Predicted 3D model of a 73-nucleotide RNA (transfer RNA) from a Candidatus Saccharimonadota bacterium. It was read from a public genome assembly. The coordinates come from a structure-prediction model, not an experiment, and the mean pLDDT is 83. Rfam family: tRNA. Rfam describes the family as follows. Transfer RNA (tRNA) molecules are approximately 80 nucleotides in length. Rfam classes the family as a transfer RNA. The source organism's lineage runs through Bacteria, Bacteria candidate phyla and Candidatus Saccharimonadota.
RNA sequence: GGGGGUGUAGCUCAGGGGUUAGAGCAGCCGGCUCAUAACCAGUUGGUCGUUGGUUCGAUUCCAACCACCCCCA
Numbered sequence: 001g002g003g004g005g006u007g008u009a010g011c012u013c014a015g016g017g018g019u020u021a022g023a024g025c026a027g028c029c030g031g032c033u034c035a036u037a038a039c040c041a042g043u044u045g046g047u048c049g050u051u052g053g054u055u056c057g058a059u060u061c062c063a064a065c066c067a068c069c070c071c072c073a
């Protein structure tokens, strides 16, 4: 220098156009216990990497950029 992949909750990840965006773990509150862990029930938490474009509508499609990873030279 060229090509490709990934970016969504504190962490690991689903969701691939339809209007309140989800799971597990973690956190918080409660139950259980002499107590802790485990277990049970409830609950909080998101500018969906950034900026534009397409569309009636974008986390999802397109482009550029940013970060990280891989391949080629």
Stems, first nucleotide, its partner, number of pairs: 001072007010025004018056001027043002030040002049065005